[in-house]
RNA sequence: GGGCUCAUAGCGCAGCCUGGUUAGCGCGCCUCCUUGACAUGGAGGAGGUCAGAGGUUCAAAUCCUCUUGGGCCCA
Numbered sequence: 001g002g003g004c005u006c007a008u009a010g011c012g013c014a015g016c017c018u019g020g021u022u023a024g025c026g027c028g029c030c031u032c033c034u035u036g037a038c039a040u041g042g043a044g045g046a047g048g049u050c051a052g053a054g055g056u057u058c059a060a061a062u063c064c065u066c067u068u069g070g071g072c073c074c075a
Base pairs, nucleotide, nucleotide: 001074002073003072004071005070006069007068010027011026012025013024020058029045030044031043032042033041051067052066053065054064055063
């Protein structure tokens, strides 16, 4: 220098290919119930500029371009 791939909640991930209602799951966290207390269990809740910028579109996590960072391959 060229190519591929990954980036979504505190952590691990799905959703992207095929654009469409309020972006979800598990664990964790907070409150309450249960207990003498803890654990387990039950109920409820908070938490996201979907890596960044621009573009296309009535509408973008999803499509296109560029950039940043991680991983792999070629030279």
Predicted 3D model of a 75-nucleotide RNA (transfer RNA) from a Candidatus Omnitrophota bacterium. Model confidence (mean pLDDT): 83 of 100. It matches the Rfam family "tRNA". By type it is a transfer RNA.